[in-house]
RNA sequence: ACACCAUCCAGAGCGGCUGAGAGACCUGGCUCGACGACGCCGCAGCAACCCCCCGUCACAGGGUGCGGGUGCUAAAGCCGGGUGCGAUGGAGG
Repeated sequence: ACACCAUCCAGAGCGGCUGAGAGACCUGGCUCGACGACGCCGCAGCAACCCCCCGUCACAGGGUGCGGGUGCUAAAGCCGGGUGCGAUGGAGG
RNA backbone atom coordinates (compact mmCIF):
# COMPACT_ATOMS: atom_id res chain seq x y z
C1' A A 1 0.00 0.00 0.00
C1' C A 2 -3.96 -2.90 1.83
C1' A A 3 -7.99 -5.07 4.53
C1' C A 4 -10.43 -5.06 9.90
C1' C A 5 -12.78 -2.71 14.45
C1' A A 6 -14.61 1.69 17.01
C1' U A 7 -16.01 6.80 16.87
C1' C A 8 -17.58 11.39 14.15
C1' C A 9 -25.20 16.28 16.90
C1' A A 10 -20.91 17.01 23.79
C1' G A 11 -16.36 19.85 24.88
C1' A A 12 -12.20 23.34 24.27
C1' G A 13 -8.74 29.98 21.73
C1' C A 14 -5.12 33.41 22.14
C1' G A 15 -0.50 35.18 19.96
C1' G A 16 3.11 35.14 15.78
C1' C A 17 4.05 34.19 10.41
C1' U A 18 1.77 34.06 5.76
C1' G A 19 -1.63 36.36 2.15
C1' A A 20 -6.66 34.35 -0.90
C1' G A 21 -9.41 31.65 -0.97
C1' A A 22 -11.63 27.98 2.81
C1' G A 23 -15.46 24.41 4.81
C1' A A 24 -12.81 15.88 1.73
C1' C A 25 -14.35 15.45 -3.77
C1' C A 26 -18.80 16.48 -7.61
C1' U A 27 -23.49 19.08 -7.40
C1' G A 28 -27.26 22.43 -5.07
C1' G A 29 -27.41 25.47 -0.74
C1' C A 30 -25.46 27.87 3.45
C1' U A 31 -21.43 29.82 6.12
C1' C A 32 -16.22 31.74 7.21
C1' G A 33 -12.74 35.31 4.89
C1' A A 34 -8.22 41.70 3.54
C1' C A 35 -11.84 43.83 10.70
C1' G A 36 -6.74 38.55 7.46
C1' A A 37 -10.13 33.16 6.76
C1' C A 38 -7.50 28.34 5.25
C1' G A 39 -2.58 26.77 6.41
C1' C A 40 2.07 26.60 9.48
C1' C A 41 4.46 27.56 14.37
C1' G A 42 4.22 28.62 19.75
C1' C A 43 1.53 28.65 24.11
C1' A A 44 -2.99 27.54 26.44
C1' G A 45 -7.14 24.45 26.68
C1' C A 46 -10.71 20.22 25.68
C1' A A 47 -11.63 15.23 25.44
C1' A A 48 -10.53 10.33 27.12
C1' C A 49 -8.90 6.24 21.70
C1' C A 50 -4.29 3.74 23.57
C1' C A 51 -0.64 3.46 27.81
C1' C A 52 -1.74 3.74 33.13
C1' C A 53 -5.00 2.44 37.88
C1' C A 54 -9.24 -0.65 40.06
C1' G A 55 -11.88 -5.05 38.72
C1' U A 56 -12.26 -10.13 36.07
C1' C A 57 -9.48 -16.67 34.99
C1' A A 58 -10.23 -13.70 30.65
C1' C A 59 -13.94 -10.40 28.90
C1' A A 60 -17.51 -7.03 30.72
C1' G A 61 -17.54 -2.81 33.90
C1' G A 62 -15.36 1.41 36.46
C1' G A 63 -11.46 5.49 37.57
C1' U A 64 -7.60 9.57 37.11
C1' G A 65 -5.97 13.91 33.80
C1' C A 66 -0.36 14.41 37.98
C1' G A 67 2.24 11.46 33.91
C1' G A 68 3.41 8.88 28.56
C1' G A 69 1.58 8.22 22.81
C1' U A 70 -2.04 10.36 19.59
C1' G A 71 -6.16 13.47 18.50
C1' C A 72 -9.10 17.78 18.59
C1' U A 73 -10.30 23.40 19.79
C1' A A 74 -16.79 27.78 13.78
C1' A A 75 -21.41 25.62 12.36
C1' A A 76 -23.60 17.52 13.07
C1' G A 77 -17.80 15.22 8.72
C1' C A 78 -21.92 22.78 8.12
C1' C A 79 -26.69 20.80 5.45
C1' G A 80 -29.46 17.79 1.11
C1' G A 81 -28.12 14.30 -3.04
C1' G A 82 -23.98 11.45 -4.96
C1' U A 83 -18.91 8.61 -3.99
C1' G A 84 -14.25 2.66 -5.28
C1' C A 85 -16.00 8.88 0.08
C1' G A 86 -13.15 11.36 4.32
C1' A A 87 -10.97 12.10 9.30
C1' U A 88 -9.14 10.16 14.06
C1' G A 89 -7.73 6.19 17.20
C1' G A 90 -6.75 0.94 17.97
C1' A A 91 -5.06 -3.64 16.50
C1' G A 92 -3.04 -6.27 12.07
C1' G A 93 0.06 -6.32 7.80
The RNA shown here (SAM riboswitch aptamer (S box leader)) has 93 nucleotides and comes from Pseudonocardia pini. Model confidence (mean pLDDT): 87 of 100. Rfam family: SAM riboswitch aptamer (S box leader). Its family is annotated with regulation of gene expression in the Gene Ontology.